[in-house]
RNA sequence: CAUCGAGAAAGGCAAAGCUAGAGAAAUCUAGUGACGCAAAGCUAUAGGGGCUUCACUGCCAGCCAGCUUUCGAA
Numbered sequence: 001c002a003u004c005g006a007g008a009a010a011g012g013c014a015a016a017g018c019u020a021g022a023g024a025a026a027u028c029u030a031g032u033g034a035c036g037c038a039a040a041g042c043u044a045u046a047g048g049g050g051c052u053u054c055a056c057u058g059c060c061a062g063c064c065a066g067c068u069u070u071c072g073a074a
Base pairs, nucleotide, nucleotide: 004072005071012037013036017032018031019030020029021028022027035062041067042066043065047064048063049060050059051058
């Protein structure tokens, strides 16, 4: 450095539901909550896929994928 992910260390994130608000909707924000997560960090017609819309109108990164990254048992 890479691969890998543990009966390790320090920690981190936060599903569904509920309450309030925004939006035509998908969904998002805050609080609560904790299903889970070795990337559950970032990237959204300048990768694919899915959802929504009259609209190529918008949305989803906790679907695959790409990029970056803490630790160091085997």